[in-house]
RNA sequence: CGCUGCCCAGGGCACGCCUCGCGAAAGCGAGCGCACGCAAAGCCACGGGUCUACCUCGCUCCUGCGGUGCGGGAGUGACAGGACAGCCGGGCUGCCUGC
Numbered sequence: 001c002g003c004u005g006c007c008c009a010g011g012g013c014a015c016g017c018c019u020c021g022c023g024a025a026a027g028c029g030a031g032c033g034c035a036c037g038c039a040a041a042g043c044c045a046c047g048g049g050u051c052u053a054c055c056u057c058g059c060u061c062c063u064g065c066g067g068u069g070c071g072g073g074a075g076u077g078a079c080a081g082g083a084c085a086g087c088c089g090g091g092c093u094g095c096c097u098g099c
Base pairs, nucleotide, nucleotide: 002099003098005096012038013037016034017033018031019030020029021028022027036086042092043091044090046089047088048087049084050083051082056078057077058076059075060074061073062072063071064070065069
């Protein structure tokens, strides 16, 4: 340096639960104890995928008015510019071991 994760050592991360905070939500941050799991479960939303829908737009209903329309409310559908790196692929970086 390349490949590798059978074996060694020191360790690392943390699904979920609880508390607090942020967010419309998905989700995220911090803390405590535990530990579903992980050899990149370190970093990057680039491709695919998944989740969410504040705003916006459409439809339906209700309602008000100065009424071919406009405002307000409720329901519903579409939408990523939001989120997930612990869904897959890709990119960048990296500890130890073995060969």